[in-house]
């Protein structure tokens, strides 16, 4: 885009079309084929008449014509059925033209009447009668048959009348011609399956006969043995064919409704009759099935005609009317006609029209959204003005009808008038493709979906609403076809790796084929001509208002026919040629093939000698072998298999493949040179041959190796890898198998198209004594590359380039190279080769990452080397778990666990129990109220909150009225540590202070992307240098900043020796690989040295690139959304966060003598202090009390400890260690019970250096030692943050563990190895195969039976026309019978479908 459509929602009008696609299922009822009285006899009715009779009209029958047309349907049919084109052995009623004729007779019969059978349908019998019915005779132009060359002759056979007063007309007979119609034949054309490959006995042909309108095996007899087939016979499936229709640029593809042509069919099957024509839709006979009637004896029927019914189905209409047109009959009038023309139903389709037009902004109300400002529906509405297509009503009113009347449609179309915006809009969609976006609801639910895919709490994808987009009396959906799809490729594709080159060759058919000349004219090209029906299509003109629709004209349309011409090219024929191909001669290389023989090395075995305890094997072992003598070693022997070195991208062969040496036989190639043949060629479906390994059959052989098998190991297991053994097999002969990653994943042949460097084998020229060597041209074989090709990789004269010829093969993945069937095979199996079902991919090449029990380089307390620890004990703290009314919450590998928390007794506090409050503990706004108002608040009650209210009692401004503030009531709202860190901001952790991460321009690539950033050096560093299709730049690194160390200068209060210094504060200097030597590319840099307080970033800090982990935090803060509102808010009392079988993490103290205790004694720094630090003095053993000087601080406040000196303890659970517990005290605080700290006395637990494992640290570091601070009323701080004191050991390496960086490589990973992914098994489901079988369908074959009927035969029964005087005959009929014959029955096979316990894979 299209449709004979259907379904959903919706629906105003008209015109023109269309309307059972399914059950060729069954059909009630009505109608669809009759007509002629001018063929005939009769009958009825009517008119006139008394009647006879006449006239008119109707028609059951005889007769004629029609009924073979028109109408329906598409079952069958793959066929001369259809289409195009030719042909003729033929027929042709009615119609037209022409010729001739139409004489004279006869016998019946229907109707009717009588009798009679039957329920009916329908008969039987007797009698009467007519004809254009039937039958002789005559005639015979012509006609037919025979004879004949012909003339001609012989024989044969026609007819009907009716009307009319007549003229005449209509009929009739014979013959010829025509028109139109038909029969038959023929070339060509148009479906699928080869998993249908062979078919055929009337089959193919002939002769004769029969038959037909006619040819013909059409039929029969006889004779012959033919005929068809890979150019697809035969078989199976499907199907009416064409004009045309839909689509497409076309070529094509699909279709065959309506209209036209042809065919076939008429319930199913068979058959003939009549006729001009039928094997006959509304005729006959028979059989069958079905249905109906029946008195049970018997009958009747055929809508695939028009309506209509049932059924089936997603689905398809009225039991309507009759003027014209066409048809039948008729002289005509006319009759009949479900043909046809109209109407009815249906948006089923196409076309046209309408549902109003103009103005109209406060941008109304309302809806929706909102950032609350507004936006949008929206000039839309309202309103004002106008119009009347349509609608309603009224009036008029056709053409269609040829001379009058006669119109179904139809009071229709059309015209006029009146009324009034009046009567008329929906459907689908809005994530991308694809035009159109927001809100709410929902929460992987409900649902959507054509594909991709949406939905798990902020959904533009579901549902609803608003808005928008598209189309519009329609709009969507479904189904089907074409297109897009160059995705079956003729036009117009491919096959190295994406699907795809047969494993290789030989070769029949086929396809294709070198250079000339001549002929021919099949192909080809051009002209003419015939035909290609009409409709349709295109153009054009015209008719309905327009369009759809319709009419006129022209054109297009064929693998068609005839004819003329051309003679290039192809073909064919003839005749030549030598460039393809082949033959000849001489050489030549070679693991080419087959057979026979020979050889040495090695392994193993056997015999013997020497000799003794091991050997063998592995990562390590063990099994094994060995004291019965192995292994080792020497000599001899046996046997089988394979041939080291040479050996090489060396050689040969078609491929498979071929390797010691010699001999014989044998195939092919190459080089050189002449002569010969004269296209003999290329390819190759089918076919045939060859064809590794394994395997199979038969017979041999068997040294080594070695499936299976046995044993030993390894392992969770080990059906393996490793080890010890070992049989088939490997070898030979003969046969089979026929497959491989049979690969260059690249079919064969031919031609052409720059080069460089090799290898093997011939030749020629030069050169040499011979070589070497140089040049050149062949054949084969490599490598790198130009152009070109390619998706890229790559190929590139050995093409995957440019062309030609032929073959094979491919068409998404899986199912599946499978099933079934066929063929082959002894088997294993091979070959050919599907479908159901299922997926939205499978795949190629390349890119960037990530990853690797890949590689290279390199770094880090990563390891190693060390020191001190942790893990064991007790205690502190945190976490898990458990418990609980609650043990609030968060943090959870590294990167949670002395973390948020720099301080949980109340408070904190978020948790629990109980008791209260509800505009609230807190903020703002609006409205109202309020003058002893706000505020303070006694008694009493209460656990407190609170209730209560005596009493006291204000402020600012003022125009003196009041106003503000306050209080209170109500409404808005407050409040939430409630949820979501996966909606967020901000902040933070981690990789990681790792050296990386990017950009611009350029260049390369189809592109992703690459280059730069790689490479060579170097560095702590992408630090720097060099090179370089890159050149530059940015964020990082470094530096700039702070601090410590040295010096100088300045200032100097409160520090000190009293001022030069120490010290404090501030400002400067100094370090840069600067100097020297070595090394390096004389680059960057590295090594050593000097000087210097400091030397190669001097130490430390701050500083954290692009990013990663949906990392952490909604409970610090902020914040979207959701939830809550007498509660999830808020207040209070008490409790809990402090629980305790247990597990982990971070610490403290120890286990002691480098120590504990006692005494004496020395030296810091940071930091803090007015609700504070707090001196002296004094009391207390002590914690502490009293006290209050001094200090808002370089001024005052604070014993540093380890250390050093002296003493004691003497290796022990101790004079170690200090847990736990008792008693007595102190301090803070409203309050130390749950649950604080400290002191004294007493008590004196575990613990004697810690398993596997694991942490920190490279120098003023570790370790040890104390001091201070924050938080804080106090403190559970052993924590944290700082400060100083004492002060080491080890390493200069990178194998390993771990982490990181760069380059490279592989990848089926990309959520990126914590990835991906294979197979069994388990449960459920789906489709398919096999299967003892079972059920059914189809078409043949064989046998039996055999209706109707044609034909043949018989015909004793019956018999009008003719013959005969008659008897009788001819002829006919009934009846009988034979061949054929539908249906039926039976049988053995074939084929297809369904089904089947079980089973198999998918």
């Nucleotide at each position: 885009g299209a449709u004979g459509a259907a379904c959903g929602c919706u629906g105003g009008c008209g015109g023109c079309g269309u309307g059972c696609c399914u059950a060729a299922u069954a059909c009630a009822c009505g109608c669809a084929a009759g007509u002629c009285g001018a063929a005939c006899g009769g009958g009825g009715a009517g008119u006139a008449g008394c009647a006879a009779u006449a006239c008119u009209u109707c028609u059951a029958g005889u007769g004629g014509c029609g009924a073979a047309c028109g109408g329906g349907u598409g079952a069958g049919u793959a066929a001369c059925a259809c289409g195009c084109u030719g042909g003729u052995a033929c027929c042709u009623g009615c119609c037209c033209c022409a010729a001739a004729g139409c004489g004279g007779g006869g016998g019946a019969u229907a109707c009717c009447g009588g009798u009679u059978c039957g329920a009916a349908a329908g008969g039987a019998u007797c009698g009467c009668u007519a004809a254009u019915a039937c039958c002789g005779c005559a005639u015979g132009u012509g006609c037919a048959u025979c004879g004949g060359a012909a003339a001609c002759g012989a024989u044969g056979g026609a007819a009907a009348g009716c009307u009319g007063a007549a003229a005449a007309g209509c009929a009739c007979u014979u013959u010829g011609g025509g028109a139109g119609g038909g029969g038959c034949c023929u070339g060509c054309g148009g479906c699928c399956c080869a998993u249908c490959a062979g078919c055929u006995a009337g089959u193919u042909g002939g002769u004769a006969a029969g038959g037909u309108a006619a040819c013909g095996g059409c039929u029969u007899a006889c004779c012959a043995a033919g005929g068809c087939g890979a150019u697809g016979a035969c078989g199976g499936g499907u199907a009416g064919g064409g004009g045309a229709c839909c689509u497409g640029a076309g070529a094509g593809g699909g279709u065959g409704a309506c209209c036209c042509c042809c065919c076939a069919c008429a319930a199913u099957g068979g058959a003939a009759c009549u006729g001009a024509a039928a094997c006959a839709c509304g005729g006959u006979c028979c059989a069958u099935a079905c249905a109906c009637c029946u008195a049970c004896g018997g009958g009747u029927g055929g809508c695939a005609g028009c309506a209509g019914u049932a059924g089936g189905g997603a689905a398809u209409a009225u039991u309507g009317g009759u003027a014209a047109u066409g048809g039948g009959c008729g002289c005509a009038a006319g009759c009949c006609u479900g043909a046809a023309c109209c109407a009815g139903c249906a948006a089923c389709g196409c076309c046209g029209c309408g549902u109003g037009u103009g103005c109209g902004a406060u941008g109304a109300a309302g809806g929706c959204c909102u950032u609350c400002g507004g936006g949008u529906c929206g000039u839309a509405a309202a309103g004002c003005a106008c119009u009347u297509u349509u609608u309603a009503c009224c009036g008029g009113g056709a053409a269609g009808a040829g001379g009058a009347a006669g119109g179904a449609c139809g009071g229709u179309a059309c015209c006029g008038g009146u009324a009034g915006a009046a009567u008329c809009a929906g459907c689908c969609u809005c994530g991308g493709c694809u035009a159109a976006c927001u809100a709410c609801g929902u929460g992987c639910c409900a649902g959507c979906a054509g594909c991709c895919g949406c939905g798990g709490u902020a959904a533009a994808a579901c549902g609803u609403a608003g808005g928008a987009g598209g189309c519009g009396a329609g709009c969507g959906u479904u189904a089907u076809c074409c297109g897009g799809a160059u995705u079956u490729a003729c036009u117009g594709g491919g096959u190295g790796u994406a699907a795809a080159g047969c494993g290789c060759a030989u070769g029949c058919a086929g396809g294709c084929g070198g250079c000339g000349c001549a002929a021919u004219g099949a192909g080809u090209u051009g002209g003419g001509u015939g035909u290609g029906a009409a409709a349709g299509c295109u153009c054009u003109c015209g008719g309905c208002c327009u369009a759809a629709c319709c009419g006129g004209g022209a054109g297009a349309g064929g693998u068609c026919g005839c004819u003329c011409a051309a003679g290039a090219c192809u073909g064919u024929u003839g005749u030549g040629c030598u460039a393809g191909g082949g033959u000849u001669u001489g050489g030549u290389a070679g693991a080419g093939g087959a057979a026979g023989g020979c050889g040495g090395a090695a392994u193993u075995c056997c015999g013997g000698g020497u000799g003794u305890a091991g050997u063998g094997g592995u990562g390590a072992a063990a099994u094994g072998c060995g004291u019965a003598g192995a292994g080792a070693u020497c000599c001899g022997g046996a046997g089988g298999a394979a041939c080291a070195c040479c050996a090489g991208u060396g050689g040969c062969g078609a491929a498979a493949g071929c390797g010691g040496c010699c001999u014989u036989c044998u195939g092919g190639g190459c080089c050189a040179a002449u002569a010969c043949c004269g296209a003999c060629g290329c390819u190759a479906a089918g076919a045939u041959g060859c064809g590794a390994a394994a395997g199979c059959c038969a017979g041999g052989g068997u040294a080594g190796c070695a499936a299976a098998c046995g044993g030993g190991a390894u392992u969770a297991g080990a059906g393996a890898c490793c080890c010890c053994g070992g049989u088939a097999g490997u070898c030979c002969u003969g046969g089979c198998u026929g497959u491989a990653a049979a690969c260059g994943a690249u079919g064969u042949g031919a031609a052409c198209u720059g080069g460089g460097c090799g290898g093997u084998c011939g030749g020629a020229g030069g050169g040499u004594a011979a070589a070497a060597c140089c040049u050149u041209g062949g054949a084969c074989u490599g490598u790198c590359g130009a152009a070109g090709c390619u998706a890229a990789c790559g190929c590139g004269a050995u093409a995957a380039g440019u062309u030609c010829a032929c073959c094979a093969c491919c068409u998404g993945g899986g199912g599946a190279g499978u099933a079934c069937g066929g063929c082959c095979g002894c088997a294993a199996g091979g070959u050919u080769a599907a479908a159901a079902c299922u997926c939205a991919a499978a795949g190629g090449a390349a890119u960037u990452g990530a990853c690797g029990g890949g590689g290279g380089c390199c770094c880090g307390c990563a390891c190693a080397a060390g020191c001190a620890g942790c893990g064991g004990a007790g205690c502190g703290u945190g976490u898990g778990g458990u418990u609980u009314a609650a043990u609030u919450c968060g943090a959870u590998g590294u990167u949670a666990c002395a973390c948020g928390a720099a301080g949980a007794a109340c408070c904190u506090u978020a948790c629990c129990a109980g008791g209260g409050u509800u505009u609230g503990a807190c903020a703002u706004g609006c409205a109202g109220a309020u003058g002893g108002u706000a505020g303070u608040g006694a008694a009493a009650c209460g656990a407190a909150a609170g209730u209560g209210g005596a009493a006291c009692g204000a402020c600012u401004c003022u125009u003196c009225g009041g106003a503000g503030a306050g209080u209170u009531u109500g409404c808005a709202c407050a409040g939430g540590u409630g949820c979501u860190g996966c909606a967020u901001g901000g902040c933070u952790g981690u990789c990681g202070u790792c050296a990386g991460c990017u950009c611009g321009u350029g260049u390369c690539g189809u592109g992703a992307g690459a280059u730069g950033u790689u490479c060579g050096g170097u560095u702590a560093a992408g630090u720097c240098c060099g090179c370089u299709a890159a050149c530059g730049a940015g964020c990082g690194c470094a530096a700039c900043c702070c601090u410590c160390g040295u010096c100088g200068c300045g200032u100097g209060u409160u520090a000190c020796a009293a001022g030069u210094g120490u010290c404090a504060c501030g400002c400067g200097a100094g370090a840069c690989a600067g100097c020297c030597g070595g090394u390096c590319u004389u680059a960057a840099g590295c090594c050593g040295g000097a000087g210097g307080a400091a030397g190669g970033u001097g130490g430390g800090g701050a500083u954290g690139a692009c990013g990663u982990c949906a990392a952490g935090u909604c409970a610090g803060c902020a914040u979207g959304g959701c939830c809550u509102u007498u509660a999830u808010a808020u207040c209070c009392u008490g409790g809990g966060c402090u629980a305790c079988a247990c597990a982990c993490a971070c610490g403290c103290u120890a286990c002691a003598a480098u120590g504990g205790c006692c005494g004496g004694u020395a030296c810091a720094a940071u930091g803090g202090g007015u609700c504070g630090c707090g001196a002296a003095g004094u009391c207390g053993c002590g914690a502490g009390g009293c006290g209050g000087a001094g200090c808002c601080a370089a001024u005052c406040c604070a014993c540093a400890a380890a250390g050093c000196c002296g003493g004691u303890c003497u290796c022990a659970g101790u004079u170690c260690a200090g847990a736990u517990u008792g008693c007595a005290g102190g301090c803070u605080g409203c309050a130390a019970c749950u649950c604080g700290c400290c002191u004294g006395c007493a008590u004196g637990a575990a613990g004697a250096c810690g398993g596997a494992g694991u942490u920190g640290c490279u120098a003023g570091u570790a370790a040890c030692c104390g001091c201070a601070g924050g938080u804080c009323a106090g403190c559970u701080a052993u924590a944290c943050u700082g400060c100083g004191g004492u002060g080491a050991a080890u390493g200069u390496g990178u194998u390993c563990c771990u982490g990181a960086g760069c380059c490279u490589u592989g990848u089926a990973c990309a959520c990126a190895c914590c990835g991906c992914c294979c197979g069994u098994c388990a449960a459920g489901c789906c489709a398919c195969g096999a299967a003892a079988g079972u059920g059914g369908g189809g078409g043949g074959c064989a046998u039996c039976c055999g209706a109707a009927g044609u034909c043949g035969c018989c015909g004793a029964g019956c018999u009008a026309a003719c013959c005969g005087u008659a008897a009788g005959g001819a002829g006919g009929c009934a009846g009988g019978u034979g061949c054929c014959g539908a249906a039926g029955a039976u049988g053995a096979a074939c084929u297809c479908c369904a089904u089947g316990a079980u089973u198999g894979g998918g």